[in-house]
């Protein structure tokens, strides 16, 4: 320098154009239970890498950028 893949809560992941004001597990906070803690039960907080474009509608498709990984030189 070129090519390919990936990017969603603190962490791990689902999603394949509308059924989603984004689900699940874990973590964290509150409460219940308990002598206390754990386990268990209930409730709550928290995310689409950035900017454009396409579309009636984008986490999803396209372009560029950024970051990470891989291959080639």
């Nucleotide at each position: 320098a070129g090519c390919c893949c990936u990017g969603u809560a603190g962490c791990a992941u689902a999603g394949a154009g509308g059924c989603c004001a984004a689900g699940u597990g874990u973590u964290c906070c509150c409460g219940g239970c308990u002598c206390u803690g754990g386990a268990c039960c209930g409730g709550g907080a928290g995310a689409c890498c950035c900017a454009g474009g396409u579309u009636c509608g984008a986490a999803u498709c396209c372009u560029g950028g950024c970051a990470g990984g891989g291959c080639u030189a």

Transfer RNA from a Candidatus Aenigmatarchaeota archaeon, 73 nucleotides, folded computationally. The sequence is in RNAcentral, with records from ENA.